[in-house]
RNA sequence: GGGCCUAUAGUUUCAAUGGUAAAACAUUCCUCUCCAAAAGGAAGGUUCGAGGUUCGAGUCCUCGUGGGCCCG
Numbered sequence: 001g002g003g004c005c006u007a008u009a010g011u012u013u014c015a016a017u018g019g020u021a022a023a024a025c026a027u028u029c030c031u032c033u034c035c036a037a038a039a040g041g042a043a044g045g046u047u048c049g050a051g052g053u054u055c056g057a058g059u060c061c062u063c064g065u066g067g068g069c070c071c072g
Stems, first nucleotide, its partner, number of pairs: 001071007010025004019055001027043005048064005
């Protein structure tokens, strides 16, 4: 220098062939308990950035950023 893969909640990961973004763990609160743990219930929180296409984008297109791999 060229090519490919990847980025979703604090963490690990799903996701509708473009149509309300979700689970587990964690956090906070509640129930239970003499107290705590365990168990049960509830709540908050998320699509790497900027553009584009579209009635509608996590998803498609372009450019960039971070990470990984290959070639030279």